[in-house]
RNA sequence: UUUACUGAGAGUUUGAUCAUGGCUCAGGAUGAACGCUGGCGGCGUGUCUAAGGCAUGCAAGUCGUACGAACCACCUUUCUUCGGAAAGACUGGUUAGUGGCAAACGGGAGCGGAACACGUAACUAACUUACCCUGAAGUCGUGAAUAAUUCACCGAAAGGUGGACUAAUACACGAUGGUCAAGGGGGGCCAUAAGGCAUUCCCUUGUAAAGCUUCGGCGCUUCAGGAUAGGGUUGCGGCUUAUCAGCUUGUUGGUGAGGUAACGGCUCACCAAGGCUAUGACGAGUACCGGGCGUGAGAGCGUGGCCCGGCUCACUGGGACUGAGACACGGCCCAGACACCUACGGGUGGCUGCAGUCAAGAAUAUUCCUCAAUGCACGAAAGUGUGAAGGAGCGACGCCGCGUGCAGGAUGAAGGCCUUCGGGUUGUAAACUGCUUUUAUAAGGGACGAACAAAUGACGGUACCUUAUGAAUAAGAGGUUGCUAACUCUGUGCCAGCAGCAGCGGUAAUACAGAGACCUCAAGCGUUAUCCGGAUUUAUUGGGCGUAAAGGGUCCGCAGGCGGCCUUGUAAGUCCCAUGUCAAAUCUUCGGGCUCAACCCGGAGACUGCGUGGGAUACUGCACGGCUAGAGACUGGGAGAGGUACACGGAAUUGCCGGUGUAGCGGUAAAAUGCGUUAAUAUCGGCAAGAACACCAAAGGCGAAGGCAGUGUACUGGAACAGUUCUGACGCUCAGGGACGAAAGCGUGGGUAGCGAAUCGGAUUAGAUACCCGAGUAGUCCACGCCCUAAACGAUGAACGCUAGAUAUUGGAAGUAUCGACCCUUCCAGUGUCGUUGAACCAAGCUAACGCGUUAAGCAUUCCGCCUGGGGAGUACGGCCGCAAGGCUAAAACUCAAAUGAAUAGACGGGGACCCGCACAAGCGGUGGAGCGUGCGGUUUAAUUCGAUACUAAGCGUAGAACCUUACCUGGGCUUGAAAGAUAGCUGCAACCCUUCCGAAAGGAAGGUUCCUUCGAGGGUGUUAUCUAGGUGCUGCAUGGUUGUCGUCAGCUCGUGGCGUGAGCUGUUCCCUUAAGUGGGGUAACGAGCGCAACCCCUAUCCAGUGUUAUACUUACUCUGGAGACUGCCCUCGCAAGAGGGAGGAAGGUGGGGACGACGUCAAAUCAGCAUGGCCCUUACGUCCAGGGCAACACGCGCGCUACAAUGGCCGGUACAAUGGGUUGCCAAGCCGCAAGGCGGAGCUAAUCCUGCAAAGCCGGUCCCAGUUCGGAUUGAGGGCUGCAAUUCGCCCUCAUGAAGCCGGAAUCGCUAGUAACGGUGAAUCAGAACGUCGCCGUGAAUACGUUCUCGGGUCUUGUACUCACCGCCCGUCACGUCAAGGGAGUCGGUAACACCCGAACGUCGCCGUAGGGCGACGGAAGGUGGGAUCGAUGACAGGGACGAAGUCGUAACAAGGCACCCGUAGGGGAACCUGUGGGUGGAUCACCUCCUUU
Repeated sequence: UUUACUGAGAGUUUGAUCAUGGCUCAGGAUGAACGCUGGCGGCGUGUCUAAGGCAUGCAAGUCGUACGAACCACCUUUCUUCGGAAAGACUGGUUAGUGGCAAACGGGAGCGGAACACGUAACUAACUUACCCUGAAGUCGUGAAUAAUUCACCGAAAGGUGGACUAAUACACGAUGGUCAAGGGGGGCCAUAAGGCAUUCCCUUGUAAAGCUUCGGCGCUUCAGGAUAGGGUUGCGGCUUAUCAGCUUGUUGGUGAGGUAACGGCUCACCAAGGCUAUGACGAGUACCGGGCGUGAGAGCGUGGCCCGGCUCACUGGGACUGAGACACGGCCCAGACACCUACGGGUGGCUGCAGUCAAGAAUAUUCCUCAAUGCACGAAAGUGUGAAGGAGCGACGCCGCGUGCAGGAUGAAGGCCUUCGGGUUGUAAACUGCUUUUAUAAGGGACGAACAAAUGACGGUACCUUAUGAAUAAGAGGUUGCUAACUCUGUGCCAGCAGCAGCGGUAAUACAGAGACCUCAAGCGUUAUCCGGAUUUAUUGGGCGUAAAGGGUCCGCAGGCGGCCUUGUAAGUCCCAUGUCAAAUCUUCGGGCUCAACCCGGAGACUGCGUGGGAUACUGCACGGCUAGAGACUGGGAGAGGUACACGGAAUUGCCGGUGUAGCGGUAAAAUGCGUUAAUAUCGGCAAGAACACCAAAGGCGAAGGCAGUGUACUGGAACAGUUCUGACGCUCAGGGACGAAAGCGUGGGUAGCGAAUCGGAUUAGAUACCCGAGUAGUCCACGCCCUAAACGAUGAACGCUAGAUAUUGGAAGUAUCGACCCUUCCAGUGUCGUUGAACCAAGCUAACGCGUUAAGCAUUCCGCCUGGGGAGUACGGCCGCAAGGCUAAAACUCAAAUGAAUAGACGGGGACCCGCACAAGCGGUGGAGCGUGCGGUUUAAUUCGAUACUAAGCGUAGAACCUUACCUGGGCUUGAAAGAUAGCUGCAACCCUUCCGAAAGGAAGGUUCCUUCGAGGGUGUUAUCUAGGUGCUGCAUGGUUGUCGUCAGCUCGUGGCGUGAGCUGUUCCCUUAAGUGGGGUAACGAGCGCAACCCCUAUCCAGUGUUAUACUUACUCUGGAGACUGCCCUCGCAAGAGGGAGGAAGGUGGGGACGACGUCAAAUCAGCAUGGCCCUUACGUCCAGGGCAACACGCGCGCUACAAUGGCCGGUACAAUGGGUUGCCAAGCCGCAAGGCGGAGCUAAUCCUGCAAAGCCGGUCCCAGUUCGGAUUGAGGGCUGCAAUUCGCCCUCAUGAAGCCGGAAUCGCUAGUAACGGUGAAUCAGAACGUCGCCGUGAAUACGUUCUCGGGUCUUGUACUCACCGCCCGUCACGUCAAGGGAGUCGGUAACACCCGAACGUCGCCGUAGGGCGACGGAAGGUGGGAUCGAUGACAGGGACGAAGUCGUAACAAGGCACCCGUAGGGGAACCUGUGGGUGGAUCACCUCCUUU
C1' cells in the first nucleotide's frame, strides 16, 4: 500500500466397539402451488403447462410547404317558386387518390438450432450503410403517360373489365461533368512464390439532377470523409452418450464461368482423389447463448423467470418482390391444415402485440386511465399517431417497514387444567385505575413531478400537514420421544392412527386423539416440489483398491504420459512491467434521496479473461554438441523338474497262457450286491498293454504367468556372477492391439492298464435322485484344431530410489587355509524366518484392527488398471467372438435402511485340554410287573372349586374335605348389607330376653316384659338417609414380600495403576496345591469387597461348678462355664504352600451333622397365606342357609405300603431304647368283654403321674416248597368309638370269605459309615380319620481298580454367519397375492433419411412476340409409392426378479454344521444340492516333519 476479515454437526447397522458405507435431518433459495389464518403501507413481481384455438376493441402512421381533384366555411355576382340554384376569385379547413418517408424500429415468444448460434479476442487491402454531420462540384433542356374523376358493364360479396380527361419532387429521353466507374499502359514503394499499394502520370469508353416556399430557407444530383448500423472470416471457451467407430461425392482441392454489397463449392462444367476421425469424426438424445442468479469458506455445483446484449421464430412448409436495410409478426405469391362468410359460382383470416375468452393445468391479473412526462415515426412547423411508455386495478407471490396499546394493579378473584388434596399453574394475565392516538374514521388545507415565454398533470384532491373521536378497527400457524427449543391429564388398546430418519400404538402411550400448560416464528405459519449446502458421498483444492466396493490371469508392445549429467542457443510454457479491451445493470465500498428500510441516484473498486509491446531465463519444452552412473552389447566358467522333439528303462497294476492248490474271496461301522467248484482269492513262471515315474525330495530349483520331476540325446529361451572391452539415454510405463493361458468342455483321428461324471445294482434312511460298497460309459493319454475361464491368490500392477539388523538356505565370485579340499571371512543375486515362561531375539514408520515391516501394506516419483450402499446382476437388451457350451462389454425399473470389515464380551459346537461331583464304574437295596393307599392327567358330571406341569408339578399348597372347612353346584333367603367407622334425622319406646306359629334351615310373623339421667337432651340401643362396606372376581407379564433351581457350585466384582483409538483387557491368566479365587511361587500390577473358610448350634472326650424328680452312694443324668486339634511333634518328598507315613490322643488333617445360599439365571412359582397399583361386580362376581360335590371311573402316569416266602410264617417264653406329648388333656390299678372297647377313678399342670408291654433280637416248638399254616385284596355277617349327624363319605374289632401275586420287559432311582438296609417308636395337624410328613432309637453291612464312556458343573483355549444367544441362525423348489422390468406370434403410431413418381409459386437458361405476354428445359415445397433404420405404445403366452401373515417339502450353509467349505467347468437330480476333474484356505482337530532360539 492493497486485499481479505473465512470452513460447527447430529440420528441410524452391533450385546457393546472401531472402521467402511449408504440413508435421513438441522441452513439458505424459488416466477412457485396447497392447507389454516389474515390489519395497513411502500417497492418489486405474476401462463414455468397447450409455439393449443381464438369472439370483440385497440397496438403504424404521417406529410396539402411534392401533385391534380372533390367537399366544407367565408366573400362577390346572377337567377329564384325565396326553400334554394349557378358561376367566379382569395383565404382557411377536411379528405379518397398519385407521390415521399416510415412501416426491417419499438412490442412478443423460445418452436427450432450443438451451430461461427453465443461469449471473448482479432481480421475484413474481400464489403454495404437511408435518415444525420463535414467538405467539394452541380442543379441545363425535352417528352410520353397514368390514378383520382367520369361514363358503361360484370359479380351475392370480395372485387374486376373497358372507353374518355389530367398533374407532380411519379416516369422517360438528350446535354454537361469530376478527386466517379470499367479497361489499358508507364514510373515508384513493399514484397518476392503468386502478388499488393491509402503513391503518381497518361489514354479510351460510360453514367447525374426536382422542385417547393411565408423568400429566412427546405430539397435534389455526383464524389470524398466522419458517425451510426450491419454483412463476412478466424483462434479460444462452454451439454450427455462409444450399448453411435468409422464418416464423406459438391465430398477435399484446382482451372474456368456464373452469382453476391463482398470472400468462398455459394452454384455450374471439367480435372485430380482427396478431406474428417480415438485430442471422439459420423450418429442419437437434450438444450436458445451471455451479462448474471441461487448456494458454497473456496474450488465448485445448479440455473438462465424479471432487467440488459445477441440469436431464432411469427398458423405449417416453400418462394421471391419492394427497399439503404426484409426473404418482412399486424406486406405479397403458392401449397397444406384449421376456422368463418356464401346466392355454392367463389371469397376471407392468422393475438408467440395490449386487454380479454375457451381449453389444458397444482397454478399465474383489468376487455382500466393518459399521451402530462421519457422515447419513436412523419412533418418546415403547429401538430398527429404511439396497449412503446407513464400510471392506476387485482393476488401476503416476494422483500422491507408499521400496528394490534402503555403504566399501575394480589383477594394472587372466578373459570379451566393438574394434584401427594396441602396446594400448584394459567398469572399482573384479567377485572379495575390512569395515560397515549401510530393506525382507523371524519373534517380542513394540499404538493414536487412542467422542461419551454405562455399554456399544458393521466396519476390525484394522491402523498403530506392540521384538528376531532375513542383502546377504540386489527393474531394466528406450527410444534412439544431423540435429532430439536418446549409435559402433564384423559380416551384408545398393534385398533384407530402417527412418522423426515430412528421409530411409536398389543390397558398405566410426554410419539395416536382431545384438553390444559409450554416452545418457536409472527401477518403470517406450515406442507409439498425443485436447487445448492452439510456430502472429503466423484476427493484439482480433497478419497481409495491385502481382508470393507476396488490390481487387469500373465507378458510383449505402437500411440500417449513421464524421463540421467554438462555446455550453448531459442524464448513456446513460466514470471515481471506497460498498454488495449473486458457494454450498462448486478456485486463490494464511500456518499446522497424517499420520515427509516426495501428501493433509487452519484463516485470509486472488482469482474481472477483475451490481445499487443517490452523484459527475465532458474525450471519444463525445442535445436546443436558432449559425458557415462540408467539401459544394452561382448568375453569367461558355472546352476537349474525352463521349453520342444526323439529314444530307452525298471517297479507296480490289469488282462491272457501254463503250473501248484482248495473253498472261499472281496468289501464294510456292520452288511449285501459282486467274483468263485466251468477252480476264484493266494502263489510261481511266461507274455501283452497302457498310464505314471517310489527313494533322491527340501523351507529346495527354474519359468512372465498358467506351470515344470525316471534316464539319455538333439535343438532352444531366460536369469545370476566375474571381467570392465564397446554403444552413448538407446530408458520406464502402457489405452487400443498381439501372444501365452490349469482343469473341465468341443471337433477329427488314434489309444484305453488304472481311475472314473452319467448310468446300473447293493446298503443306510421316514425318504436317500447323496455320503459307504460292487460294477461302469464319456473323459483322463497322444496328434492336430478350437474354447479363454478359475479362490488364474501373496485375494498385494509394473519400474526406480531411500530407510537399523540377525539368521538359515540356493547359485556365483574373491580372500585365507590346504598337497588339494571341507571349514572360515567378505561381496553380489535369489528364496525363507525373526514365535515363546526364563539369558538373546526386529528399530522407526504405516494400518480400522488384524497385521505389514529392505521380498513393505514405510517414505517419495512415474505410468497403467479398477472402486463409489445392499439386492436386482455380472443379469436383460444391443454389439463383438465361438461349432456349441458359453465368453467379453454391460444397464434400468423396482426394493431395503441397511449390507460389510476387523476386533471384544458371552453363549454354543456331534472342537480340544485339565479338574470335580453316588456322574459313571464297583457294590447293597429298590422302582418299572401284582393288590391296595395316595396325588396328577384324562374322561364324566349340575358341580366334580382353584393353583402347581422336564430337571425345579404330581403323599405338592392340604401339619389331616362326613357338616364346618369350601372357594364349586342345586334350591331357598337378605340388600348400607354377616362385621367396622363417620355425619345427620327420627323414636322414647323399640331392643335384649321369654313364649307361640310357618319353614329343611336361614329367616319371617305375632304376643309378653322392658332403660339410666345432673331433665340440657347426653349416654346406650334401634331405624332411616349419605359417605361407604364386601369380592378366594381378573392381571404373578404392573408389584412388595416369600420360595424353588443352577448350587454349598467356586465363583462374582470394585478402587487406583498399566495396556488398547475403542468395546474391553490386566488384576482373576500361568506352575504347584486345596473341598475351596484354599494357600504358595511367579507376574503391570497393588490392594479391597460379596462369596469359601472361620465366628453360631447339636454331637463325640475330659474338667469345674450346679440341681433333684433318676439311680444308689465309685456314679448316671440335666444345666452352666471351660479344656482339647493347631499339620503342633517325628520321618520322607517339595523352593514354598503342602502331600504321604507315624507317634500321642476320646477325636487327625474340614472329627461328624446343622443353620448359613455371592453376582446373577429361568418375565420360574405364588394377586388362593398376607399386602398392594390398575380394571371389573354392587337386590350381586357380595352375604346367609339346607342338601350335594371336592371321594365319580374305560384308562395313563408319579410317589408309597403289603407281598410273592424257610435269613421265612405261626405259637409259647424271654432281653435291651431314645426323641417326645399330656388339664376341653394323658389316663394307672382293678373289674367286664375273644377283641375293638366299656366301667372305673388313683396320680399328674409333669426328670415325680400317665402314654409305655418297644420291635427286630435270643430260647424252644411247628410248618416242608405248595398259590402253601405264603399272601392278604375283595365280599358277607356281627360289633366298638368319635361326632348334632358316619347313606353318599370315617376309623377300629371279631367271625367267615381267601383275589392278584412264585422277584418283575425296555428302562430307571437311592446310598460311601453308624451310612445303606432292616426293625420298631414318638410328635404335629386333629372331635374322629396316616401305608403320608417330621423326628427318635435298635440291629448294622458291601464296594470304590479307576476317569474311557453317560449326566451336570468349573477353568483355559479354538471356530462361529449365534446375542430372544443351537429350542439359535438359515437355503432353495412348490402354492397364494401384489408390483416393476425384459422376451414375445404380432398390431398401432412417431422421427430422420433413401429410391422412384407427380410437381405449385418462384428462380435460372433458351426460344417466340411491337407490347401486355407466351412456350420449352432444369431446379423446386407439399403429396404419392416402396423397402429398410430407429424410437415408443400395446399383446395371448412362457420364463426369471422383488416384496408379502403363523402355508408345503426337505436341511444345503454358519461349530469339524454332523460328507470341511469355496472357485472354474461338466453331467445329473422335486428342491436346497450331489458327483467327477483341477485349483484355493477365506478349514477345525490330532500326530508327524521342517524351521527358529539355547544347551